[in-house]
RNA sequence: ACAAUGGAGAGUUUGAUCCUGGCUCAGGAUGAACGCUAGCGGCAGGCCUAAUACAUGCAAGUCGAACGGGGCAGCAAUGCCUAGUGGCGCACGGGUGCGUAACGCGUAUGCAACCUACCUUUCAGCGGGGGAUAGCCCGGGGAAACCCGGAUUAAUACCGCAUAAUAUAAUUGGAUGGCAUCAUUUGAUUAUUAAACAUUUAUGGCUGAAAGAUGGGCAUGCGUUAGAUUAGCUAGUUGGUGAGGUAGCAGCUCACCAAGGCGAUGAUCUAUAGGGGUUCUGAGAGGAAGAUCCCCCACACUGGUACUGAGAUACGGACCAGACUCCUACGGGAGGCAGCAGUAGGGAAUAUUGGGCAAUGCUCGCAAGAGUGACCCAGCCAUGCCGCGUGCAGGAAGAAGGCCUUCUGGGUUGUAAACUGCUUUUGGAAGGGAACAAAACGGGCAUGCGUGCCAACUUGAGUGUACCUUCAGAAUAAGCACCGGCUAACUCCGUGCCAGCAGCCGCGGUAAUACGGAGGGUGCAAGCGUUGUCCGGAUUUAUUGGGUUUAAAGGGUGCGUAGGCGGCUUAUUAAGUCAGGGGUGAAAGACUGCAGCUCAACUGUAGCAGUGCCUUUGAUACUGAUGAGCUUGAGUACAGAUGAGGCUGGCGGAAUGGGUGGUGUAGCGGUGAAAUGCAUAGAUACCAUCCAGAACACCGAUUGCGAAGGCAGCCGGCUAAACUGUAACUGACGCUGAGGCACGAAAGCGUGGGGAUCGAACAGGAUUAGAUACCCUGGUAGUCCACGCUGUAAACGAUGAUUACUCGAUGUUCGCGAUAUACAGUGAGCGUCCAAGCGAAAGCGUUAAGUAAUCCACCUGGGGAGUACGCCCGCAAGGGUGAAACUCAAAGGAAUUGACGGGGGUCCGCACAAGCGGUGGAGCAUGUGGUUUAAUUCGAUGAUACGCGAGGAACCUUACCUGGGCUAGAAUGCGAGGGAAUGAUCCAGAAAUGGGUCAGUCUGCAAAGACCCAAAGCAAGGUGCUGCAUGGCUGUCGUCAGCUCGUGCCGUGAGGUGUUGGGUUAAGUCCCGCAACGAGCGCAACCCCUAUCUUUAGUUGCUAACAGGUAAUGCUGAGGACUCUAAAGAGACUGCCUGCGCAAGCAGAGAGGAAGGAGGGGAUGACGUCAAGUCAUCAUGGCCCUUACGCCCAGGGCUACACACGUGCUACAAUGGCCUCUACAAAGGGUUGCUACUUGGUAACAAGAUGCCAAUCUCAAAAAAGAGGUCUCAGUUCGGAUUGAGGGCUGCAACUCGCCCUCAUGAAGCUGGAAUCGCUAGUAAUCGCGCAUCAGCAAUGGCGCGGUGAAUACGUUCCCGGACCUUGUACACACCGCCCGUCAAGCCAUGGAAGUCGGGGAGACCUGAAGCCGGAGGUAAACAAUCCGGUAAGGGUAAAACCGGUAACUGGGGCUAAGUCGUAACAAGGUAGCCGUACCGGAAGGUGUGGCUGGAACACCUCCUUU
Repeated sequence: ACAAUGGAGAGUUUGAUCCUGGCUCAGGAUGAACGCUAGCGGCAGGCCUAAUACAUGCAAGUCGAACGGGGCAGCAAUGCCUAGUGGCGCACGGGUGCGUAACGCGUAUGCAACCUACCUUUCAGCGGGGGAUAGCCCGGGGAAACCCGGAUUAAUACCGCAUAAUAUAAUUGGAUGGCAUCAUUUGAUUAUUAAACAUUUAUGGCUGAAAGAUGGGCAUGCGUUAGAUUAGCUAGUUGGUGAGGUAGCAGCUCACCAAGGCGAUGAUCUAUAGGGGUUCUGAGAGGAAGAUCCCCCACACUGGUACUGAGAUACGGACCAGACUCCUACGGGAGGCAGCAGUAGGGAAUAUUGGGCAAUGCUCGCAAGAGUGACCCAGCCAUGCCGCGUGCAGGAAGAAGGCCUUCUGGGUUGUAAACUGCUUUUGGAAGGGAACAAAACGGGCAUGCGUGCCAACUUGAGUGUACCUUCAGAAUAAGCACCGGCUAACUCCGUGCCAGCAGCCGCGGUAAUACGGAGGGUGCAAGCGUUGUCCGGAUUUAUUGGGUUUAAAGGGUGCGUAGGCGGCUUAUUAAGUCAGGGGUGAAAGACUGCAGCUCAACUGUAGCAGUGCCUUUGAUACUGAUGAGCUUGAGUACAGAUGAGGCUGGCGGAAUGGGUGGUGUAGCGGUGAAAUGCAUAGAUACCAUCCAGAACACCGAUUGCGAAGGCAGCCGGCUAAACUGUAACUGACGCUGAGGCACGAAAGCGUGGGGAUCGAACAGGAUUAGAUACCCUGGUAGUCCACGCUGUAAACGAUGAUUACUCGAUGUUCGCGAUAUACAGUGAGCGUCCAAGCGAAAGCGUUAAGUAAUCCACCUGGGGAGUACGCCCGCAAGGGUGAAACUCAAAGGAAUUGACGGGGGUCCGCACAAGCGGUGGAGCAUGUGGUUUAAUUCGAUGAUACGCGAGGAACCUUACCUGGGCUAGAAUGCGAGGGAAUGAUCCAGAAAUGGGUCAGUCUGCAAAGACCCAAAGCAAGGUGCUGCAUGGCUGUCGUCAGCUCGUGCCGUGAGGUGUUGGGUUAAGUCCCGCAACGAGCGCAACCCCUAUCUUUAGUUGCUAACAGGUAAUGCUGAGGACUCUAAAGAGACUGCCUGCGCAAGCAGAGAGGAAGGAGGGGAUGACGUCAAGUCAUCAUGGCCCUUACGCCCAGGGCUACACACGUGCUACAAUGGCCUCUACAAAGGGUUGCUACUUGGUAACAAGAUGCCAAUCUCAAAAAAGAGGUCUCAGUUCGGAUUGAGGGCUGCAACUCGCCCUCAUGAAGCUGGAAUCGCUAGUAAUCGCGCAUCAGCAAUGGCGCGGUGAAUACGUUCCCGGACCUUGUACACACCGCCCGUCAAGCCAUGGAAGUCGGGGAGACCUGAAGCCGGAGGUAAACAAUCCGGUAAGGGUAAAACCGGUAACUGGGGCUAAGUCGUAACAAGGUAGCCGUACCGGAAGGUGUGGCUGGAACACCUCCUUU
């Protein structure tokens, strides 16, 4: 500078992610309706439904200057009114949208094929006659509407005559032009055709012709809804000739002739619909609509018809038919609001039976004027748009009240109110008060005529309205919706999957910001919400601007018609295209400027725009058309070579089955294991030989060929093709391809053959809960051939065909050139990996899913459904085409992290295995379930409950039951007041409790204090509920090796990497490698015990040496050496050696060492999982109880007992029991205690007595062991249950319900089914000792201590659990997952269906009104009546078809917290799944046959990459 003024998203599929994809929301609009609410004004709008039916009034009249008559007034002249004749108008204005898919409308043209009253202009004319008829009068008929007859009368009514043209008709010349018929213009001759008057003398009319204007008519190009589940339609149909008809062209009509015309560029049919200017929306392109206003069309109760007229097939005219309504004297008549009001009805829903012709228009009139529901106004309605108001300022005690709260407080409502000051729009009152009015008529002036000018009079429905002034007074005026996210706005109470909300997602099952109420808040505001509808968002129909490998979507494949698209050069043309000019695109609307109502809405004015159509002039690059050429696309020729390409004939061997013969004998066969089956009538096996049919091992390969399906032994014949080479020929002949035609695996069908194998169905045997299956034995159709159908598959590369372009690497097949099998090169194929690029990703990547072009096919949420109906094809099976109602908010693709798998790999663990000992059988103890009970309190329930909470249930505990009591309560604090405290005792009672008596009289001078009682009041109490509201604590996975972070990097992202890999370890332990580098929580270490040593210290411990002493003893002196005690250290680190290894590390009966590779043991438990356990340890939110769900007491219960389970003890015996004797521990406890010792007692124990607050005394004896004896295999000298008797101890109290002792009794049990548990060394096993709790004890339990002291581990296939990597997944509440089908129940929509009801109208037949046309008739000629024919509305007839409704019965489908049967699919889903087809089965489904990978795993092969 030019151009432009313009484009927002969100929620919802998942554990999370990206994508695809639908649903939903936020915006705008509305002739709206509904709910709640409502102060005023301006401007607009107001039956969208029943084109349903209409009471009543009004909506079209006017002219006496056309006419006669009548009436009224007047003395009259005259004036006024007017029924009738006549003229003009009534075809406009107003209403509605039925019909119409059409030249109806829009736009642009044409009429050389037309009309036009009133108006304007020009030219010419207006002479002279006639006969009637309304009215009026008389008479008649009828209920009425109205009608008939007679007499008489006028006209600008009607009819002749005259005149007459640039009129009309016929004949006939010239000129010019064009667009085919022809047009224009100029002549000649003949024939025909007009008129009206009135009057106030100003004027107004009348006739003919020409022209204009206006309004119409007709024709044409282009545009104008949906359905193909409507594909063929058409007889006046298409054309011609002639005639008729019309204002005029025309099959418009008729006669004849011809056989045409329309149609996939959608005829016909069906459905729907007035069209446009415009309106709404949208960035636009578009989409939707067609109210108000304007233009056009159509219609006027329904259908038909013409008349009159300039104009109508006429809304407020006529005739006929029909339906309906009304009047009636029953004989006949009347009517048409889709004009304005109004009524009924319908409906969610839409107004007054108003005023006025004052204005603007229209009709008539010379005019005055009349008429006008057009129009102008008013009324009703928040229906919309616009404007105004409901006050403004100050005011903190931050009032009261409300609400919330962590509650003597605080927050919020809130400067809000009160209170003070100010203002007065609006409303009220009073007063004033417009514009819209211009005139016309009449007067004057000017003027040739139109006409113009001047002065004056009169006229307003709205209306005393708009507006202005004044007065008083904050006075008269705020609601509605919402507050989970989207989406601005949060708390309390109530409710408790109820009541309810919800636009989508979704809220509600006791702490709901989601329901209802309240407080508070947010938004808009005289409105606010809801509902309906349209556009938008939605690029979700994609021209702008989408897709099709896997999400929906490439036709199974080819050939090819129409169509679409198309190589190089050149010439012409100018159809497309581009540029300039002209016309049109009505007004209103929209946009911009300006202006008028106080602003705005609204209105006026001017401009722009109107992307379109027509026309004209030019340009010629591209496309088209036509002509000429070219060779590179395509094809041909010649030569070569290739292959499981196709069809057909012949031949071959192996195998299988069968026949015959032989050998031979008892089984064969089959399976996980079996059985059915075959076999002594000789099978199987082996040999020989013959027959039959089908398929072709090895070669053989990610090889080759073919369009696809598909094609494999060998040979011959016929036939097709791509490829390579040559560059001889043609010269764009090409590409694609809707319809069409052909081919098309397997299964299946028909006819005829064939039939070995295999093998649906079927039969039998197994398996199983069942097994209509998987497995086995048989076996029919079929599998094979010929001919004919069928026409589908996961017909797949899930990838249409063709052409061009875009880095490379490598393998392979067939060619070419060269002598060549190396190597390279080149062409055509078949594969793999990758660059750029693409993709949601996976992946694709010169064989594209990249970059472009052309053509075809297909998709538009899931289900219903590839179903129904219709049509086409088929012998059938079935195939092709292909919906809707209804229902859901998803369905889906790829990838991620987990979890899971009757997937894989690696590894670990007393996991298995190898061992030892148990449990399961018995008796008893103990816990649990169940049962019982007044109560048997409660909790814990796979592993991870069950000798668990409980480390002590006779009372207490105690929470349970029965009964008796208390109610500010059993406890604690404050506490007026009173009293010492306290002790003893009596009565009632089961006790609690209640009542009484006696003793006592604290410290201190006092004040006061300690202690006790204790009113009122303030704080009670609850082992009641919720462990799914919680804290804390705990179990388990698991002492498993994991779990994460920062930064970086990769990926659109979830996420990955790190943490994977190769080694190694007990270990994510360490090493190496590596887009990772580091770090944290875990591991390990640090801590404790224990094993060795040293140092220090020696009492209560120890005692070697020395001394003393005893019956004996560290008993004593003494000692620190030793043991020991308890503190500090040392020590062990793969440090050394050898081997292996890069290293980490591993191995070694190695060295050394007390100990060797973590020496042994303990404490220590990552991120997390199980809504795991515990509200009954404790704490705690919420809820609940309050003369009880609280508290006290007595008694009972927790100890019950047909039974079932868990954990234990004791046993079943001789490796033992019993008796006697003899040794050796550790760790603990002890004053309400442990107790030596003595005595008594058989003993439990008792009585006495001493030591010890404990390295001192004591419990305390250790036991197994050892020695000796006895028993001798038995229900025993095993075993000890049970029971009886007598005792002991604790305790207020041993009945329910304790333990111990003695004597007696002497049960089951002789090693334990299926199954199952523990343990890898000082371990198992076995033996005893101690402690906690505790008055005592039901302890065989629990927690510790030491003594004696083994066996076994080849190994990791399997079971269980775990870790890591990988794989599949339709799981994510995560396999205790998900999920399929039948059946049963309820609800919903729908298909079929005998029947039944209704609808439409074409065609057929019968009948046929009015009117019109034609003919006849009548007459001198006409008109008319009448008759005939045609046309034709309407009516009737009948079958079938079509469409719609309904329907006994019937089919499937969808939906619905907890129905039945199974388990089909998802993991290798337990038989891999799926597709087509066939058969079978309660059901999912099974099986056969062919196909696919969208199958896991293992092995092998091939290929690629790297070294």
Molecule: small-subunit ribosomal RNA
Organism: Rhodocytophaga rosea